[in-house]
RNA sequence: GCUCCGGUAGCUCAGUGGUAGAGCGAUAGCCUUGUAAGCUAUAGGUCGCGGGUUCAAAACCCGUCCGGAGCU
Numbered sequence: 001g002c003u004c005c006g007g008u009a010g011c012u013c014a015g016u017g018g019u020a021g022a023g024c025g026a027u028a029g030c031c032u033u034g035u036a037a038g039c040u041a042u043a044g045g046u047c048g049c050g051g052g053u054u055c056a057a058a059a060c061c062c063g064u065c066c067g068g069a070g071c072u
Stems, first nucleotide, its partner, number of pairs: 001071007010024004018055001026042005048064005
């Protein structure tokens, strides 16, 4: 330098055009003499960034940044 894969909640990841989700974690409550476990609820996201297409983009297109793999 070229090719491919990835970037979404604190962490691990799903979501392949139509209201952004799960598990774990956090917080509060219930329970308990107390803690853990268990149950319930809540908070937490400009979907890496900029632009384009579209009535509508996390998803499609272009550019760019970061990480990984391969080739040279």